[in-house]
RNA sequence: AUGUUGUUUCGGGGCGGAGUGAAAAUCUCCACCGGCGGUAUAGUCCGCAAACACAUUUAUUGUGCCGACCCGGUGUGAUUCCGGGACCGACGGUAAGAGGACAAUGUCCGAGGACAGGUCCUUUAAGUCCGGAUGAGAGAAACACAUC
Numbered sequence: 001a002u003g004u005u006g007u008u009u010c011g012g013g014g015c016g017g018a019g020u021g022a023a024a025a026u027c028u029c030c031a032c033c034g035g036c037g038g039u040a041u042a043g044u045c046c047g048c049a050a051a052c053a054c055a056u057u058u059a060u061u062g063u064g065c066c067g068a069c070c071c072g073g074u075g076u077g078a079u080u081c082c083g084g085g086a087c088c089g090a091c092g093g094u095a096a097g098a099g100g101a102c103a104a105u106g107u108c109c110g111a112g113g114a115c116a117g118g119u120c121c122u123u124u125a126a127g128u129c130c131g132g133a134u135g136a137g138a139g140a141a142a143c144a145c146a147u148c
Stems, first nucleotide, its partner, number of pairs: 001147003005144006016030004031128002033089002035048004043087002052064004069085005091131003097123006105116005
C1' cells in the first nucleotide's frame, strides 16, 4: 500500500414565542433541524442508506418507489464558499371541523315541526410530539490477519 478476510467501537437533528379555540408542540404567523460516499466545503448536483409497496425467506433477499434552488460575487475550478431570496421532508397514532346514521332526552311554539346537546360511523391536520426503534443501515474509525 492493497484486501470477496476477522473482531470491536461508533453511526440523525429539530416547537421556543404569538394567534384562534372547550381542546392544537398537529391549524395560522414567526422560530428551529439537515444521515452516508463523491465532487472546491452540498438537506436541494451525482450516487447510496433508511422509510414505504409488492413478492419471497429460517435468517433474508429481490423488484419497485424514493422530496426540494435560483440570482449575484470571488476563483483555474463552487447549483457546495460569501451575500440575497426560495424550496423540501416515509409509515402508523393523536381532532376541533366537515359529512352521514341512530334512537331516546330537553327546550320552544299555532302540535307538527324547529332548535339544543347525546351516541356511533366515515373523512381530513405533525420534518420538530408519541410508536415500530435499546431496531436497521449507507458508511466511518481502530486493531488483528493475509499478500505485495